Transfer RNA from a Methanomicrobiales archaeon, 88 nucleotides, folded computationally. The organism belongs to Methanomicrobiales, within Archaea. The sequence was found in a public genome assembly. Its Rfam family is "tRNA". Rfam classes the family as a transfer RNA.
[in-house]
RNA sequence: GUUGAGGUAGCCAAGCCAGGUAUGGCGCAGGUUUGCUAAACCUGUGUCCCUCUGGGACUCGGGGGUUCAAAUCCCUCCCUCAGCGCCA
Numbered sequence: 001g002u003u004g005a006g007g008u009a010g011c012c013a014a015g016c017c018a019g020g021u022a023u024g025g026c027g028c029a030g031g032u033u034u035g036c037u038a039a040a041c042c043u044g045u046g047u048c049c050c051u052c053u054g055g056g057a058c059u060c061g062g063g064g065g066u067u068c069a070a071a072u073c074c075c076u077c078c079c080u081c082a083g084c085g086c087c088a
Stems, first nucleotide, its partner, number of pairs: 001084007010026004020068001027045006046058005061077005
């Protein structure tokens, strides 16, 4: 250089083909249970802001486009992995 695969919350992954509420697990926090711990079970857990029993805005590698609506479709760039090729 070229071909293919991939980048989703602290971590790992599903979701993309076929546009319509950001989904599951791990981890973490609290609780139930136990003499205690582990295990198991239940609840919560992306980020920021606010007048905080709540409310609002934003978020899928960066940017742009199409659309009422984009993680999903299109363009471009960056990064990772693998194959092939070129130079030294």